A computed fold for a 172-nucleotide RNA from Amphibacillus sediminis NBRC 103570, annotated as glmS glucosamine-6-phosphate activated ribozyme aptamer. Taxonomically the source falls in Amphibacillus sediminis (Bacteria, Bacillota, Bacilli, Bacillaceae). Of the family's consensus pairs, 89% are formed in the model.
[in-house]
RNA sequence: UUAGCAAUUAAAGCGCCUGAACUAUUGUCUGAGCGAAAUGACAAUAGUUGACGAGGAGGAGGAGUAUCGAAGUGUUCGGCGGAUACCUCCCGGUUGUUUAACCUCCAGCCGUUAUAUUUUAUUCGAAAACGAAGAGGCGACUCUUUGCACAAGAAUGAAUAUAAGAGGUCAC
Numbered sequence: 001u002u003a004g005c006a007a008u009u010a011a012a013g014c015g016c017c018u019g020a021a022c023u024a025u026u027g028u029c030u031g032a033g034c035g036a037a038a039u040g041a042c043a044a045u046a047g048u049u050g051a052c053g054a055g056g057a058g059g060a061g062g063a064g065u066a067u068c069g070a071a072g073u074g075u076u077c078g079g080c081g082g083a084u085a086c087c088u089c090c091c092g093g094u095u096g097u098u099u100a101a102c103c104u105c106c107a108g109c110c111g112u113u114a115u116a117u118u119u120u121a122u123u124c125g126a127a128a129a130c131g132a133a134g135a136g137g138c139g140a141c142u143c144u145u146u147g148c149a150c151a152a153g154a155a156u157g158a159a160u161a162u163a164a165g166a167g168g169u170c171a172c
Stems, first nucleotide, its partner, number of pairs: 014081004019077001020049010052069003058090005091111006101169005115163003119159002121156004130147007
């Protein structure tokens, strides 16, 4: 240094790289003719690239291309693995009878920040990109510092409208 086994730690635009593209070295062909170069194509070896943040976890099982916008329009392509999304059930919260309270059932919406949607107001709201200054590398590229912004959306309060049950106990 490589391979195998075991253990531990770390992540969710998270991790990895055999396709692809690009770089370097070497070689072959083309150039090409008597000889040679640039350019181009191919092969081998070794490298580089391969998602910018926001948001997101009741439990079990299932399935598996799983939300939002920014940048770019050449790869943030393609592939493999994973993941808080999704479906079903259970548990829990909550809405529904012009409910004060409680109990059972039914239907819906949600997940401990626990009805949804419509409209309005206020507040909050990113990084890459881009510019500048450096460091490493033959190079493709990588890393750090700094300046400048800009989202989807989220939260709180109020108001408005829509969706809407069946019984019972008991008090006034």